[in-house]
RNA sequence: CACCGAUAAAGGCAAACUCGCCGAAAGGCGAGGACGCAAAGCCAUGGGUCUACUGACGCAAGUCUAUGAUCGCCAGGCCGCCGAA
Numbered sequence: 001c002a003c004c005g006a007u008a009a010a011g012g013c014a015a016a017c018u019c020g021c022c023g024a025a026a027g028g029c030g031a032g033g034a035c036g037c038a039a040a041g042c043c044a045u046g047g048g049u050c051u052a053c054u055g056a057c058g059c060a061a062g063u064c065u066a067u068g069a070u071c072g073c074c075a076g077g078c079c080g081c082c083g084a085a
Base pairs, nucleotide, nucleotide: 004083005082012037013036017032018031019030020029021028022027035072041078042077043076045075046074047073048070049069050068055064056063057062
C1' cells in the first nucleotide's frame, strides 16, 4: 500500500415517527428521535423506482410524458477512520 472486516479502539451517520419550513407532487431542509449502516461519505454517469407542475391525447374519468426526485435500490466513479485473523 492492497485485499479483507474483529465480541478490538476512537468515533461517525441517522430509518420510521413527531413538529416547523419549502415544493404541484415525489421529495428536500432544520429540530427531536433511533430502524439500522464498514462507507447509510460525495457524485445523478448507466439502469431501476417514485412523482406529473407543464405538455400531448380524451366528451369525461383518466392515460402518456422528466427537465423533477431517489446514492438508506443496484452498478460505476471519487475521497476516507482503525488494523485482529
c-di-GMP-I riboswitch aptamer from Syntrophomonas sp. DTU019, 85 nucleotides, folded computationally. Lineage of the source: Bacteria > Bacillati > Eubacteriales > Syntrophomonadaceae > Syntrophomonas. It was read from a public genome assembly, where an Rfam model found it.